Context: one part of a larger RNA
Molecule: large-subunit ribosomal RNA, domain II
Organism: Candidatus Methanophagaceae archaeon
RNA sequence: GCCAGGGAGUAUAUCUCAAUGGCGAGGCUAACCCGAAGAGGGGAAGCCGGAGGGUAACCGACAGGUUCGCAUCGUUAGAGAGGAACGACGUAUGAACUGCGUGGAGUCAUUGGGAUAUGACCCGAAGCCGGGUGAUCUAAGCGUGGGCAGGCUGAAGUUCUCCGAAAGGGGAAUGGAGGGCCGAACCGGUGAUGACUUGCAAAUCUCUCGGAUGACCUGCGUUUAGUGGAGAAAGGCCAAUCGAACCCGGCAAUAGCUGGUUCCCCCCGAAACAUACCACAGUAUGACCCGACCUGAGAUAGAUAGCGUUGUAGAGCCACCGAUUGGAGGAUACGGGGUCGAAAGACCUCGCCCUCCUGUCAAACUCCGAAGGCGCUAUCGUCGUAGAAGGUCGGAGCCCGGGCUGGGGGGUAAGCUCCCAGUCCGUGAGGGAAAGAACCCGGACUGGGGUUAAGGUCCCCAAGUGUCGGCUAAGUGUCAACUCUAAAGAGCGUCACAAACCUCAGACAGCUGGGAGGUUAGCUUAGAAGCAGCUAUCCUCUAAGGAGUGCGUAACAGCUCACCAGCCGAGGUUUGUGGCAUCGAAAAUGGACGGGGCUUAAGCCGACCACCGAUACCCCAGGGCUCCGUGAGGAGAUCCGGUAGGGGGGCGUCCUGUCUGGGUGGAAGCAUCUUCGUGAGGAGGUGUGGACCGGGCAGGAACGAGAAUCCUGGC
Numbered sequence: 001g002c003c004a005g006g007g008a009g010u011a012u013a014u015c016u017c018a019a020u021g022g023c024g025a026g027g028c029u030a031a032c033c034c035g036a037a038g039a040g041g042g043g044a045a046g047c048c049g050g051a052g053g054g055u056a057a058c059c060g061a062c063a064g065g066u067u068c069g070c071a072u073c074g075u076u077a078g079a080g081a082g083g084a085a086c087g088a089c090g091u092a093u094g095a096a097c098u099g100c101g102u103g104g105a106g107u108c109a110u111u112g113g114g115a116u117a118u119g120a121c122c123c124g125a126a127g128c129c130g131g132g133u134g135a136u137c138u139a140a141g142c143g144u145g146g147g148c149a150g151g152c153u154g155a156a157g158u159u160c161u162c163c164g165a166a167a168g169g170g171g172a173a174u175g176g177a178g179g180g181c182c183g184a185a186c187c188g189g190u191g192a193u194g195a196c197u198u199g200c201a202a203a204u205c206u207c208u209c210g211g212a213u214g215a216c217c218u219g220c221g222u223u224u225a226g227u228g229g230a231g232a233a234a235g236g237c238c239a240a241u242c243g244a245a246c247c248c249g250g251c252a253a254u255a256g257c258u259g260g261u262u263c264c265c266c267c268c269g270a271a272a273c274a275u276a277c278c279a280c281a282g283u284a285u286g287a288c289c290c291g292a293c294c295u296g297a298g299a300u301a302g303a304u305a306g307c308g309u310u311g312u313a314g315a316g317c318c319a320c321c322g323a324u325u326g327g328a329g330g331a332u333a334c335g336g337g338g339u340c341g342a343a344a345g346a347c348c349u350c351g352c353c354c355u356c357c358u359g360u361c362a363a364a365c366u367c368c369g370a371a372g373g374c375g376c377u378a379u380c381g382u383c384g385u386a387g388a389a390g391g392u393c394g395g396a397g398c399c400c401g402g403g404c405u406g407g408g409g410g411g412u413a414a415g416c417u418c419c420c421a422g423u424c425c426g427u428g429a430g431g432g433a434a435a436g437a438a439c440c441c442g443g444a445c446u447g448g449g450g451u452u453a454a455g456g457u458c459c460c461c462a463a464g465u466g467u468c469g470g471c472u473a474a475g476u477g478u479c480a481a482c483u484c485u486a487a488a489g490a491g492c493g494u495c496a497c498a499a500a501c502c503u504c505a506g507a508c509a510g511c512u513g514g515g516a517g518g519u520u521a522g523c524u525u526a527g528a529a530g531c532a533g534c535u536a537u538c539c540u541c542u543a544a545g546g547a548g549u550g551c552g553u554a555a556c557a558g559c560u561c562a563c564c565a566g567c568c569g570a571g572g573u574u575u576g577u578g579g580c581a582u583c584g585a586a587a588a589u590g591g592a593c594g595g596g597g598c599u600u601a602a603g604c605c606g607a608c609c610a611c612c613g614a615u616a617c618c619c620c621a622g623g624g625c626u627c628c629g630u631g632a633g634g635a636g637a638u639c640c641g642g643u644a645g646g647g648g649g650g651c652g653u654c655c656u657g658u659c660u661g662g663g664u665g666g667a668a669g670c671a672u673c674u675u676c677g678u679g680a681g682g683a684g685g686u687g688u689g690g691a692c693c694g695g696g697c698a699g700g701a702a703c704g705a706g707a708a709u710c711c712u713g714g715c
Base pairs, nucleotide, nucleotide: 001715002714003713004712005711006710011118012117013116014115015114016113017112018111019110020109021108022107023106026048027047028046032042033041034040052059053058062087065086066085067084068083072079073078088102089101090100091099092098121260122259124257128250129249130248131247132246133245139224140223141222142221143220144219145218146217147216148214150182151181152180153178157174158173159172160171161170162169163168186211187210188209191207192206194205195204226242228238229237263650264649265648266647267646268645273286274285275284276283277282288397289395290394291393292392293391294390298383299382300381302380303379304378305377306376307375308374309373310372314368315366316365322361323360326357327356328355329354330353334351335350336349337348338347339346340345401425402424403423404422405421406420407419408418409417410416430441431440432439445622446621447620448619449618450617451616455612456611457610458596459595460594464609466608467607468606469605470604471603477598478597489583490582493580494579495578496577497576498575499574500573501572502571510567511566512565513564514563516540517539518538521535522534523533546561550559551558623640624639625636626635627634628633651704653701654700655699656698657697658696659695660694661693662692669688670687671686672685673684674683675682676681
């Protein structure tokens, strides 16, 4: 891992609700007794109900007075169980107001839903407490024993000798000290961050390395025990276990946490919000869902209209408020700067102030102000006596939400965060977007046929190599949007449109020629002659020619331009706007328009025709659900997607009672084939097998397996 078997809402008590049944102003017995551990009988102690209100003392209520009215009845006037309203009554110190109560329905049993207490659907802690067992490992102490090759060094002391007055000192020998030195045994465990790491081994192997007469190593005996020991101290060690050992017990501890929770079909179908809580992984109540019942006539998401209401979008601002550009003119007390003056003061200038013109803004501005929104009413539509709206009771789940579109707060931003409105996913299958929770189309009862939607129609791949017109040359592109990246900026890319100007009295471009004189203008300067700089920028001849556009020279010279003519002969120059392209453009294996491939397209823009394409729509056949009906039958135009969850009806297993069947002429089981049912499942045939097994009705359950790192076994 697979297979088989096992494996999770149970029991008791109490409360509550529903269904069914008994009795009913009453209902029921309990223990216990008799009896067969039974059936049955006995047994009112007691419990619930029959009256409430009040803290209490205490007091103590409509068997119906009026009206409406569903069902129903009816002579179509009306009556009217149940119901509603009014009135009346009890009580609270009760006149008023107010609260609670009053016109008789309960109780017992069974079954089921729910609650509470217990292990309470099952498995799961780490831990806490109690009583014991451990110092054969290890830590420390005590008692008694054992062990330490060999080599080196050479303290004190002593002897001799020398110096000295002495104290003392030197030398030689001797001596043999030391948590001394080197290094085996022995003890250890530094580095290889080696080997090994399902190992030789639950700590080993090899090399290397530390101590090796000591705070040394070691045998045996013995002591200390779990909030305790022991510790040259690492929270290390106390039997492969230690930030509190191990064993058993309390014990099925508790777990607001994780996982799991077993047959079928049918109907409905959520929430991820609000409030509170030592609350934020939880719970309670409300909102939202389901079921049953009560009641009895209206309800209303839509459309149109009328009447109200509003202050957003936009817009505006000499309409307030706050911000805010430039200019013109005026006035000049005051403030800053400056000039003149001895000063007084005068003048200039900026600011402040006034008038006018001009350019802009606002969530917390508004002289204005939509589309819309909201409220009421009317009409239409839709739903509703086949029971809507409303109400009561019972059962839940939910309290992490998320995407998109639009609108906001925060943030540089975010697959960000906090809100609002809508929608979808969640709980939604199918088709499209290569693939894809929420983007597009569209809401799946079953089977069959047809038509379309989104999206597509060269091939992969169903359908056009469709028609007409234009653009693109970049493989741009072949991507609806998004998560597909691309911007500021740049350019005689190219197409279209608009405007202005020039043009057969000849434009634009090109070519040929001219481009002069006063004069080297004046100043400056070493020089300054069109061309360093400053000033001025005239006149003449002319078809035209600057006191000179650029290059150039030391300065001249030279080249060139403006300007003019000739040649040529038809459009040209400039600006703006739009379309499609280009550059700007860098990422890690080789590489992506889904791929192939595509260029008057299979790209982009516009117009049109046809076709393909879904569980959508239509048609045929069938089923279910709800409701009406005694039934046959009928209605539902617009019913039947569905997680959590609620409700309904069934299938199967084992056992019991009862009735009724089958079986050695072959039961169950197993294997296989056929067949019926929407399904759980049922039936039949054949083989095997060799002794038990069904059906109806009713009852009772240790009743259904794929998952729980589930348990046991097998392979």